This is a predicted structure of a 72-nucleotide RNA (transfer RNA) from Sphaerochaeta sp. UBA6084. Its Rfam family is "tRNA". From the family's description: Transfer RNA (tRNA) molecules are approximately 80 nucleotides in length.
[in-house]
RNA sequence: GGGAUUGUAACUCAGCGGGAGAGUGCUACCUUGACAUGGUAGAAGUCGUUGGUUCAAACCCAAUCAAUCCCA
Numbered sequence: 001g002g003g004a005u006u007g008u009a010a011c012u013c014a015g016c017g018g019g020a021g022a023g024u025g026c027u028a029c030c031u032u033g034a035c036a037u038g039g040u041a042g043a044a045g046u047c048g049u050u051g052g053u054u055c056a057a058a059c060c061c062a063a064u065c066a067a068u069c070c071c072a
Stems, first nucleotide, its partner, number of pairs: 001071007010024004018055001026042005048064005
């Protein structure tokens, strides 16, 4: 210098045109003499950023940023 892949909740990830989700973690309550386990409820997201296409974009297109890998 060129190319590829991945960016979604605090962490690990799913979802790939129309409802933003799961597990773990966190908070409150129940349970215990207390802790742990277990049960119930809840909070937590500019879907990396910008622009475009579309009636509608996390999802399609372009650019850009970051990480990883390959080639030189």